[in-house]
């Protein structure tokens, strides 16, 4: 000094343990904040809070129990929820710096 690469936030497939099916959760809008390759700024990407509008799939079998109702409890399947956590694999920084390889 050219030229290449790696590496956040996070996303997402599969597993695998939960949670909700008596709606919390997800998702939509608003406000305020907050993190976000080593560093330095940084957001169309993330998170948190607080408000707001919208809103859902449940069935089986077993066992309990009175007030005997196709009731209520409870435990297991099986579903279902733009669910949740952890494992894994892929995916993943525009700038300026610095890092590694290579000339």
């Nucleotide at each position: 000094u050219a030229c290449a690469g790696a590496g956040u936030a996070g996303a997402u497939g599969c597993c695998g343990a939960g949670c909700g099916u008596u709606a919390a959760g997800u998702g939509c809008c608003g406000a305020a904040g907050a993190a976000u390759g080593g560093g330095a700024a940084g957001u169309c990407g993330u998170c948190u809070u607080c408000g707001g509008a919208c809103g859902a799939a449940a069935a089986a079998a077993c066992g309990g129990u009175c007030a005997u109702g196709u009731g209520c409890c409870g435990u297991u399947u099986u579903g279902c929820g733009g669910u949740u956590c952890g494992g894994u694999g892929u995916c993943g920084c525009g700038u300026c710096c610095g890092c590694u390889g290579u000339g």
Molecule: THF (Tetrahydrofolate) riboswitch aptamer